[in-house]
Predicted 3D model of a 92-nucleotide RNA (SAM riboswitch aptamer (S box leader)) from Glutamicibacter protophormiae. The sequence was found by an Rfam model in a public genome assembly. Of the family's consensus pairs, 96% are formed in the model. The source organism's lineage runs through Bacteria, Bacillati, Actinomycetota, Micrococcaceae and Glutamicibacter. Model confidence (mean pLDDT): 86 of 100.
């Protein structure tokens, strides 16, 4: 890189470093940003996909949060678009 399944209107921020753009892509809006955004790192937190426990068992329901991911402005920021994207799981 590929094809499959599930989810995407809930929830959860501080510090340090950096320094100009950022909110995936296109068009149009809107918003965030030198009162330091975006990003990286640390700590904290949220959630509960996997793993774990209990009960059913064909899909499922409940619990817990030590572990593997993920996430912590605004509905995936909004509308339209497209071999849309993101995350997890299980494959090849």
């Nucleotide at each position: 890189a590929c094809a499959c399944c599930a989810u995407c209107c809930a929830g959860a921020g501080c510090g340090a470093c950096u320094g100009a753009g950022a909110g995936a892509c296109c068009u149009g809006g809107c918003u965030c940003g030198u009162u330091g955004a975006c990003g990286u790192c640390g700590c904290a937190g949220c959630a509960a996909c996997c793993a774990c426990c209990c009960g059913a068992u064909a899909g499922c329901g409940g619990g817990a949060u030590c572990g593997g991911u993920g996430c912590u402005a605004a509905g995936g920021c909004c509308a339209g678009g497209a071999c849309c994207g993101a995350u997890g799981g299980a494959g090849a």